SAM riboswitch aptamer (S box leader) from a Terriglobia bacterium, 112 nucleotides, folded computationally. Taxonomically the source falls in Terriglobia (Bacteria, Pseudomonadati, Acidobacteriota).
[in-house]
């Protein structure tokens, strides 16, 4: 890097450096964020649960399955404006602030 599978209308910020963008990379088309300080780094915190180790539960046992507020604790990651901010393709209808799929992309697994 490719390919598979899982999610993606929920969550969840603060200080410091720094100094003009930014909202997935590239087009377009809209919104909208921001000198009341964007994006990037860094520090603590927070969300949140894919994976991994412990425990705990599920009427005996159990390698195994399950997890009604990730059952809870450590840890690998990820995340901390707006659905992935919304649209672009194809369907479909009540034609609109409409429903579906799909592609893309983001993360987490596993393959190679």
């Nucleotide at each position: 890097g490719u390919c598979u599978c899982a999610u993606g209308c929920a969550g969840a910020g603060u200080g410091g450096c720094u100094g003009a963008g930014g909202g997935u990379a590239a087009c377009g088309g809209g919104c909208c964020c921001u000198u009341a300080g964007a994006a990037g780094c860094c520090a603590c915190g927070a969300c949140a649960a894919c994976c991994g180790g412990a425990u705990c539960a599920g009427a005996a046992a159990a390698u195994c399955c399950u997890g009604a507020u990730c059952g809870u604790c450590c840890g690998g990651u990820g995340c901390c404006a707006a659905u992935u901010c919304c649209c672009g393709c194809c369907c479909g209808g009540u034609u609109c602030g409409c429903g579906g799929g799909g592609g893309a992309c983001a993360u987490g697994a596993g393959a190679u």